[in-house]
RNA sequence: AAAAUAGGUUUCUAGGGUUCCGGUUAAAGUAAUUUAACGUCUGGACCGAGAGUAACCGACCUUCACAUAGAAGGUUACACGGAGGGAUAAAAGCCCGGGAGAU
Numbered sequence: 001a002a003a004a005u006a007g008g009u010u011u012c013u014a015g016g017g018u019u020c021c022g023g024u025u026a027a028a029g030u031a032a033u034u035u036a037a038c039g040u041c042u043g044g045a046c047c048g049a050g051a052g053u054a055a056c057c058g059a060c061c062u063u064c065a066c067a068u069a070g071a072a073g074g075u076u077a078c079a080c081g082g083a084g085g086g087a088u089a090a091a092a093g094c095c096c097g098g099g100a101g102a103u
Stems, first nucleotide, its partner, number of pairs: 007057004012052001015047002020044002022041001023038006058076007078098001080101001084096003
């Protein structure tokens, strides 16, 4: 100086919009209801964090053990960040992205 590793899955939350359910408004109808609009409708449900939460697994280290099999303990650090684009019905702290930059 360069390379590699610093992990995976799931749960919940910050946050997010509006396909579905519900709700509200308007019109039609005797009524049940139908059609349209509204997320500047609390909701059900849904999406959801590299830098948020929790758990399980994995990896590494030490000791016991040394048999074919395991057991116990520890570690898994740090992390400021546009604009723009992409997906989904649509959007977002999702993805591009530990990006461009900054220190």